[in-house]
A computed fold for a 73-nucleotide RNA from Kitasatospora sp. MAP12-44, annotated as transfer RNA.
């Protein structure tokens, strides 16, 4: 420098051919317990990496960047 793949709650990942962003762990509260842990119930937490575009509608499509990984030179 070129090509490929990726970026989504605190962490790890889903989200079908564009149509309500979901699950697990973690966190908080309550029940249980002498306390903690386990278990059970409830809850909080996301401008979907950034800018622009297409569309009635974008995490998803197009474009330009940033960052990370791989391959080639």
């Nucleotide at each position: 420098u070129g090509c490929c793949a990726g970026a989504u709650g605190g962490u790890g990942u889903a989200a079908c051919u564009g149509g309500c962003a979901a699950c697990a762990c973690g966190c908080c509260u309550g029940a249980c317990u002498c306390u903690g842990g386990u278990u059970c119930a409830g809850g909080a937490g996301g401008u979907u990496c950034g800018g622009g575009g297409u569309u009635c509608g974008a995490a998803u499509c197009c474009u330009c960047g940033u960052c990370c990984g791989g391959c080639a030179a």
The RNAcentral record of the sequence draws on ENA. Its Rfam family is "tRNA". Rfam classes the family as a transfer RNA. RNAcentral records the identical sequence in 4 taxa. The source organism's lineage runs through Bacteria, Actinomycetota, Actinomycetes, Streptomycetaceae and Kitasatospora.